Predicted 3D model of a 71-nucleotide RNA (transfer RNA) from Candidatus Sungbacteria bacterium RIFCSPHIGHO2_01_FULL_54_26.
The RNAcentral record of the sequence draws on ENA.
Its Rfam family is "tRNA". The family's RNA type in Rfam is transfer RNA.
The source organism's lineage runs through Bacteria, Bacteria candidate phyla and Candidatus Sungiibacteriota.
[in-house]
RNA sequence: CCCCCUAUAGCUCAAUGGUAGAGCAGCGGACUUUUAAUCCGUUGAUCGUGGUUCGAGCCCACGUGGGGGGA
Numbered sequence: 001c002c003c004c005c006u007a008u009a010g011c012u013c014a015a016u017g018g019u020a021g022a023g024c025a026g027c028g029g030a031c032u033u034u035u036a037a038u039c040c041g042u043u044g045a046u047c048g049u050g051g052u053u054c055g056a057g058c059c060c061a062c063g064u065g066g067g068g069g070g071a
Stems, first nucleotide, its partner, number of pairs: 001070007010024004018054001026042005047063005
């Protein structure tokens, strides 16, 4: 320098172009003499800038971070 993959919640991962979900963690509550465990509820996220579209996490372009390959 070139090519490919990848980026969603604090962490690990889902999500046919049509209301962004789950588990763990956090917070509140129930239970318990107390703690743990268990149960109920709940906060919290689409890497950035543009484009296409009635509508983009999803499609396209460029960039940034991470991983892999080639020279």